[in-house]
RNA sequence: GGUAGUUCUCAGGGUUGGGUGCAAUUCCCUACUGGCGGUGAUUUGCUUGGCAAUUAGUCCGCGAACCUUUAAUUAGGCCGAAUCGGUGAAACUCCGGUACCAACAGUAAAGUCUGGAUGAAAGAGAUGCUACA
Numbered sequence: 001g002g003u004a005g006u007u008c009u010c011a012g013g014g015u016u017g018g019g020u021g022c023a024a025u026u027c028c029c030u031a032c033u034g035g036c037g038g039u040g041a042u043u044u045g046c047u048u049g050g051c052a053a054u055u056a057g058u059c060c061g062c063g064a065a066c067c068u069u070u071a072a073u074u075a076g077g078c079c080g081a082a083u084c085g086g087u088g089a090a091a092c093u094c095c096g097g098u099a100c101c102a103a104c105a106g107u108a109a110a111g112u113c114u115g116g117a118u119g120a121a122a123g124a125g126a127u128g129c130u131a132c133a
Stems, first nucleotide, its partner, number of pairs: 002132005007126004017029003031112002033102002035062004043053004057100002066077003082098005104115003
């Protein structure tokens, strides 16, 4: 250093400016945001060796939420959204254009407010210990 177990820590962002109205951060125009792992032709750094860091909201997969169920953190279900053009050997990821999506409860109808949530969790990191090869 590898695999498995264990302990600890961390692990979600966003309503600007206007309109209507008795009332809307909920409607309309505009604005703003993008969890985790993978892939990836991007970018940066270096000892130029290849490494290291970085790179998709809409591709592949996962989590949360929601519904049913369980003694249970159990089992099952559900689980959003993209195209066109360019470059090229190769791009659903690069560059450019134009679109689109976002649980439940509350409330003038909510991705952005309030609440469950000082929660849970995909996963990331660290230290020590244990086991195995």
Molecule: FMN riboswitch aptamer (RFN element)